[in-house]
RNA sequence: CAGGAUAGGUCGGGGGGCCAGGGGUCUCCUGUAGCCGCAAAUCCCCUUCAGGCGGGACCGAACGCCCUGUUGAGGCGUGGUUUUUCCGGUUUCAGGGCCGGGUUGAAGCGUCGAAGCCCAGCCUCCGGGGAUGGAACUGCCGUACGAACCGGGCCAGGCCGGAAGGAGCAACCCUAACUACGGCGUCCCAUGCUCCGGGGAUACUGGGUGGAGCAUAGAUCCGGACACCGGGCCGGGAGGAUUACGUCCAGAUAGGGAAUCCUG
Numbered sequence: 001c002a003g004g005a006u007a008g009g010u011c012g013g014g015g016g017g018c019c020a021g022g023g024g025u026c027u028c029c030u031g032u033a034g035c036c037g038c039a040a041a042u043c044c045c046c047u048u049c050a051g052g053c054g055g056g057a058c059c060g061a062a063c064g065c066c067c068u069g070u071u072g073a074g075g076c077g078u079g080g081u082u083u084u085u086c087c088g089g090u091u092u093c094a095g096g097g098c099c100g101g102g103u104u105g106a107a108g109c110g111u112c113g114a115a116g117c118c119c120a121g122c123c124u125c126c127g128g129g130g131a132u133g134g135a136a137c138u139g140c141c142g143u144a145c146g147a148a149c150c151g152g153g154c155c156a157g158g159c160c161g162g163a164a165g166g167a168g169c170a171a172c173c174c175u176a177a178c179u180a181c182g183g184c185g186u187c188c189c190a191u192g193c194u195c196c197g198g199g200g201a202u203a204c205u206g207g208g209u210g211g212a213g214c215a216u217a218g219a220u221c222c223g224g225a226c227a228c229c230g231g232g233c234c235g236g237g238a239g240g241a242u243u244a245c246g247u248c249c250a251g252a253u254a255g256g257g258a259a260u261c262c263u264g
Base pairs, nucleotide, nucleotide: 001264002263003262004261005260006259008059009058010057011056012030013029014028015027016026020047021046022045023044024043035055036054037053038052065257066256067255068254069253070252071251074248075247076246077245078244079243080242081241082240083239084238085237086236087235088234089233090232091231093230095229096228098224099223100222101221102220103219104218108214109213116209117208118207119206120205121204123200124199125198126197127196128195129194130193131191132190133189134188136186137185139184140183141182142181143180144179151174152173153172159166160165
């Protein structure tokens, strides 16, 4: 140096999540020359030499293994800034909306009579009467019903009596309490009715007086109440963007390192 064999190694890595921890299923990033099958979230397999089982390929000194440096996608944690959104509180803020008032006032109304004032009606509230309706009444009256039984009348049969006659059950008739209905009365309740009296409102209607304005929309000004909407401020929650620090780092790049035997 060549060939062969064995140890050994590779067939992806990493962040997050989960976990006491490691690996995996999950998710994200990165990468590719990087195998196949089976199981796995109230899970799967393991224990710091930290996936398991089965099958296959390759390397065996190197692009792939180990170590160190540089660079570095991305993730995670904490803090800052900014922004979106939600919740709570607060503030009347030259904001909206709301209430009151002034000015102006398009249209419109007005000498066929404005505003104002007076009267009446309508509306509404209070009090009283009537009427109507309802309910109650062991209040009165009427009608009907109603007694084998402890009401009355009349009393067949039967009974008593010598007779005259007498007492008398049932049926029948009547009436009582009771019950039902009706009327009246009393008391209570109610009222889209009615009458009387008093008050309110002032929109509408009518009349009178009066004698020229009225004031809706809009504009504008003043005052007021309120947290309904918007805004401001304070506090809290969640999300996004960005940034600082910390942390884990794929990939890229540079350097270094890593067995043994046999044969020629």
Predicted 3D model of a 264-nucleotide RNA (Bacterial large signal recognition particle RNA) from an uncultured archaeon.
Of the family's consensus pairs, 92% are formed in the model.
The RNAcentral record of the sequence draws on ENA.
Model confidence (mean pLDDT): 76 of 100.